[in-house]
């Protein structure tokens, strides 16, 4: 010098890794301007009864968590894989 193989450089891409938004499952949640029931008490009423309604209770909206599942989004995160490249560097053979 040739050729091979890895290698570095690029480029697709598989799988996890953090982080964030989203959906979901539970929790929790409204002194009053959410519902339902509404002791008590107020009001009408001769009265039966109504009426309209604070606490309390029960349900729940926003918001806020919890858990895992899934998408999507990022990257100074791990481990592959393909294919380009000869401007890198090792090996092994061959030639001069």
């Nucleotide at each position: 010098u040739a050729a091979u193989a890895a290698u570095g450089c690029c480029a697709u891409u598989g799988c996890g890794a953090u982080a964030g938004a989203u959906a979901g499952u539970g929790g929790c949640g409204a002194a009053c301007c959410u519902g339902g029931u509404c002791a008590g008490g107020a009001c009408g009423g001769g009265a039966a009864c109504g009426u309209a309604g604070c606490a309390g209770c029960c349900a729940u909206a926003a918001a806020c968590u919890u858990c895992c599942u899934a998408u999507c989004u990022a990257u100074g995160u791990g481990c592959g894989a393909u294919g380009g490249u000869u401007u890198u560097u090792u090996a092994u053979u061959u030639g001069c």

The RNA shown here (Bacterial small signal recognition particle RNA) has 96 nucleotides and comes from a Bacilli bacterium. A source record names the gene ffs. The source organism's lineage runs through Bacteria, Bacillati, Bacillota and Bacilli. The sequence is in RNAcentral, with records from ENA. Its Rfam family is "Bacterial small signal recognition particle RNA". About the family: The signal recognition particle (SRP) is a universally conserved ribonucleoprotein involved in the co-translational targeting of proteins to membranes. Its Rfam clan is "SRP clan".